This is a predicted structure of a 1201-nucleotide part of an RNA (large-subunit ribosomal RNA, half B) from Cafileria marina.
The source organism's lineage runs through Eukaryota, Sar, Stramenopiles, Opalozoa and Cafileria.
The RNAcentral record of the full RNA draws on ENA.

Context: one part of a larger RNA
RNA sequence: UUGUGUUGAAGGAACUCGGCAAAUUGGCUCUGUAACUUCGGAAAAAGGGGUGUCUAAAUUAUUAUAAAAAAAUAAUAUUAGAUAACAUUGAAUAAGGGGGGGCGACUGUUUAAUAAAAACACAGGACUCUGCAAAAUUGUAAAAUGAUGUAUAGGGUCUGACACCUGCCCAGUGCUGUAAGGUGAAAAGGACGUGUAAUUGCACGAAAUAUAAGCCCCAGUAAACGGCGGCCGUAACUCUGACGGUCCUAAGGUAGCGAAAUUCCUUGUCGGGUAAGUUCCGACCUGCAUGAAUGGUGUAACGACUUCUCCGCUGUCUCCAACACAAGCUCAGUGAAAUUGAAUUAUUUGUGAAGAUGCAAAUUUUUUAUGGCUAGACGAAAAGACCCCGUGCACCUUUACUACACUUUUACAUUGUAAAAAGGAACAAUACGUACAGAUAUAGGUGGGAGCUUACAAUUUUAGAUUAUUAUAUAAUUUAAUUUAAGCAUCAAUGAAAUACCACUCUUAUUUUUUUUUUUUACUAACUCUAUUAUUAUAAAGAACAGUGUAAGAUUGGUAGUUUGACUGGGGCGGUCUCCUCCUAAAAAGUAACGGGGGAGUACAUAAGGUAAAUUCAAAUUUGAUGUUAUUAAAAAUUGUAGAGCAUAAUGGUAUAAAUUUGCUUAACUAUAAGACUUACAAGUCGAAUAGAAACUUAAAAGUUUGUCAUAGUGAUCCGAUGAUUUUAUAUGGAAAAGUCAUCGCUCAACGGAUAAAAGGUACGCCGGGGAUAACAGGCUAAUGAUUCUUGAGAGUCCGAAUUGACGGAAUCGUUUGGCACCUCGAUGUCGGCUCAUCAUUUCCUGGAAUUGAAACCGAUUCCAAGGGUUCGGCUGUUCGCCGAUUAAAAUGGUACGCGAGCUGGGUUUAGAACGUCGUGAGACAGUUUGGAUUCUAUCUACCAUAAACAAUGAAAAUUAAAAAAAGCUGACCUUAGUACGAGAGGACCGGGAAAGAUUAAUCUCUAGUGAAUUGGUUGUUUUUUAAAAAGCAUAAUCAAUAAGCUAUAUUAAAUCGAAAGAAUUGCUGAAGGCAUAUAAGCAAGAAAUUGUUUUUAAGAUAAAUUUUCAUUCAAAUGUAUAAGACUAAUACGAUAUAGGUUUAAUAUAUAUAUAUAUUAAUAUAUAAAGUUUUUAAACACUAAUUUAUAGAAUUUGAAA
Repeated sequence: UUGUGUUGAAGGAACUCGGCAAAUUGGCUCUGUAACUUCGGAAAAAGGGGUGUCUAAAUUAUUAUAAAAAAAUAAUAUUAGAUAACAUUGAAUAAGGGGGGGCGACUGUUUAAUAAAAACACAGGACUCUGCAAAAUUGUAAAAUGAUGUAUAGGGUCUGACACCUGCCCAGUGCUGUAAGGUGAAAAGGACGUGUAAUUGCACGAAAUAUAAGCCCCAGUAAACGGCGGCCGUAACUCUGACGGUCCUAAGGUAGCGAAAUUCCUUGUCGGGUAAGUUCCGACCUGCAUGAAUGGUGUAACGACUUCUCCGCUGUCUCCAACACAAGCUCAGUGAAAUUGAAUUAUUUGUGAAGAUGCAAAUUUUUUAUGGCUAGACGAAAAGACCCCGUGCACCUUUACUACACUUUUACAUUGUAAAAAGGAACAAUACGUACAGAUAUAGGUGGGAGCUUACAAUUUUAGAUUAUUAUAUAAUUUAAUUUAAGCAUCAAUGAAAUACCACUCUUAUUUUUUUUUUUUACUAACUCUAUUAUUAUAAAGAACAGUGUAAGAUUGGUAGUUUGACUGGGGCGGUCUCCUCCUAAAAAGUAACGGGGGAGUACAUAAGGUAAAUUCAAAUUUGAUGUUAUUAAAAAUUGUAGAGCAUAAUGGUAUAAAUUUGCUUAACUAUAAGACUUACAAGUCGAAUAGAAACUUAAAAGUUUGUCAUAGUGAUCCGAUGAUUUUAUAUGGAAAAGUCAUCGCUCAACGGAUAAAAGGUACGCCGGGGAUAACAGGCUAAUGAUUCUUGAGAGUCCGAAUUGACGGAAUCGUUUGGCACCUCGAUGUCGGCUCAUCAUUUCCUGGAAUUGAAACCGAUUCCAAGGGUUCGGCUGUUCGCCGAUUAAAAUGGUACGCGAGCUGGGUUUAGAACGUCGUGAGACAGUUUGGAUUCUAUCUACCAUAAACAAUGAAAAUUAAAAAAAGCUGACCUUAGUACGAGAGGACCGGGAAAGAUUAAUCUCUAGUGAAUUGGUUGUUUUUUAAAAAGCAUAAUCAAUAAGCUAUAUUAAAUCGAAAGAAUUGCUGAAGGCAUAUAAGCAAGAAAUUGUUUUUAAGAUAAAUUUUCAUUCAAAUGUAUAAGACUAAUACGAUAUAGGUUUAAUAUAUAUAUAUAUUAAUAUAUAAAGUUUUUAAACACUAAUUUAUAGAAUUUGAAA
């Protein structure tokens, strides 16, 4: 010194983030008990009394003695009396209580190892799914859970007892439903096309059509996800706005609550509590950003929750003290660890990769240890968790991208029979078609067309076919032609079109047949399932559905893989990213910045292109004319180097024009290209010349033209498309397909373009790196900030300068906010408080002065001055600030915003949780709220102490003091004096006196605390055989008192001086300079500051000082000890009392044991101020400091130095 305990004067939460910790309370019993309430509670509410021991009573009650009866005994309860103490649950055990608010109803559960909570759960409520082969869940499946349950059941979601309630919105997103329309895949369907080809084949491509779920569309649904407004005006003071207007919306927030776990501004305002209240309670309502099962508002009970407060209580504090034990320390034994470049490891100032033991300078320092302390060694520990970076990782989310499982829909297969209805398609047949006019006319269209149709009948001939019998012929039937009759056409008329007849065909409708689709019904035999049985079975139920498989569509964070740019005075947000032009750019070219200005992502074929020719602009002056006017327009003349124009930005260029106008035109052509510029590459730019075919021009030749006055107007490669092309052509021929040339398709604008295709979160985070890069601190800088000076507009009645000081100017500082990014990211711990400080002065007080718009008192401003001092509380984490009460004053700053290897941990800043807000979400918030690990045994330096060695000096003792340190404060009162001053009211300087507060030191006589081997009281229990009396244990068991010692709250003391020099300032004499002048010579006054004086250390003061004594003397070790002490050391003693012991006394306690007496007993009284008495005092050698022995030092003498 720390830890664990014990006690504490006076005060009693003043401590602190916070009563943390501690203390108080406590058992039993009697009594008594509020608000509120769900009537159960609250409640052990609160508050108050009693409690030991002894004796007695008895009518009583209960219990025990196995049961019953009786009696007895014992215990408890009850009543009465007595008795001792400070104290009777006498020790131990053993709630502190009350009130207000928040949250959660409750008992419960949770982050094993920083969070126990307001989080989870919960009973209750609601929605929703599920009819049993249930939904849901697990599994590839078999199968299993659900459940041996059946809607009073089971699953999911939200809310969270109870009470009162739960408003409006269906536009969005979900979910459910409807099925008319749109869209919609495979399979179906095949018009049509292509190739080959000549087989009407094969192959390839393919439109219409038809079609499921889904989506669109339509509706319902919010205890589904969710949402729930502006502006303007208005009432007879003002204010407010019941009222009105208008815009928007799916609807505009209802009841309730409201500065709240939600309120930024904000410590809102008012009230309460307090001396004082950022918290708390009650209200208000201006709700940044309340609000109704993401539940709203209340609420008794409950809570190791959170917040405020009161009573009690206390060492939490004012302000610490003493004691015990355990460490620490010393000795003996045993014996780690981290750390460690090497160390011979000082201070200050400076320097320096910007904070030095190590560099420079100066200063200080004899050497070596021990105990302490923690300021530094950018101390140790952990390749920083914050921040940034990585074409790192992981996990999470979603309307990121892409897949996949599940689910669902359609087709086909497993898959059979029968029927009905409806629909489609095809073939065939039949019917259908009305303008006017035209035969009293129903003209579908086109073409052909002069005949056609009917036909009973008869007849001739020829030819053919078929059938039957026969067998090559006969018979029958029939077809065509031929003959005759009637009708209709032709003709005429009308009309756009003319009818007969024939062919093809359209519209609409019907029918038959065939085929196909859908729906429905019935069946049973696949298949499924149930029962009995356990089998090759039977029976019941379902049934071609379901189930399963394949193909296709839809859906799909359920799962997975990934992406989610760079630059950047850190990162993010913002901005930017390609091209052109100017400046920056420093007279070649080139040249950066999140430097300063501007543009482009085109335009032009009715040229703004080519060519040939012609012309000259802008502006100004003048002229006359027209006109109502005009600074007008047109016209003319003169001047006019460009002051114009040149599609467009700027720059350059340009009148010989590149500008303006006109004519003719298409060179805005094709194929090559030497050589240059530029340049990492890839690109980009210029280009004479050659060939072809053109335009203009001219009489001709020559000439010009390969877009535009120049510089922007853009995009590599892959892939695809179109056109051209004899380049290739998988046996051959062709073709498909490719190649080549030309052209087209990219805000691939992150513009040299990673992919056809990509967003977010992480505070649950991880890894690799960075002081290449932020947050703290340092450094540089000084815009901002602070301070000073200067000028002096103005204010100050007058008057710049008593005071005040605009607009400006000049410096200083390094305390603010910043800028920079220089040390540190293989770690420099961050706000505030506590503790301990130290420095500066730009001075808050005290001291000394000057000026004053200074009468005095009180002040104002300025100068000198850093010696000392500079408060306690309420609120808040606060620094700060506000407030209360004081004070001489409550100064400002630096020191890593001093100080976490010193403490704290309230705030900030991990993981839990909640509110508001934002976000679809994961999540987020310099918003709020509640909870939430602070490691280190000290090696070196520094510092505080204590020693040893050596020197000085042979030893001992006593001094001096260079140097260093400490100390340094102040008000009120009395007096001078009610004086000076002042009209009065008021009211001093200077000087004298005496106590006081704060601070410091020493001490223990007093007061007070402690006082663990002092004395006594008392409880429980054990032991000494028992009684008595003692002892042990129970926190020293507890209670009361207390010697010594140690302490503070107690006592005593201190801050002095009539010293020196001297600051600001004030003077005397006095010249230079006949005056003046505090100065030049000379002489003075003058402050708590300075130097002395005071106190302490001090000769290692290496310049090592001085004095005295001793000379055979001195010292040390071993011993007994201590008012000395960690160990050492110091001091006392070693026989003239050092310690123990003994005796006596003092002190403390309070009347011992025993005996006697009294009492039934507890107990009391007497012997008796008795007995005992720790560390006190004195006396006494009984014990131990015994004896013996050893070593060292110097002197002296000699020698040497």
Annotation: Its Rfam family is "Bacterial large subunit ribosomal RNA". Model confidence (mean pLDDT): 81 of 100.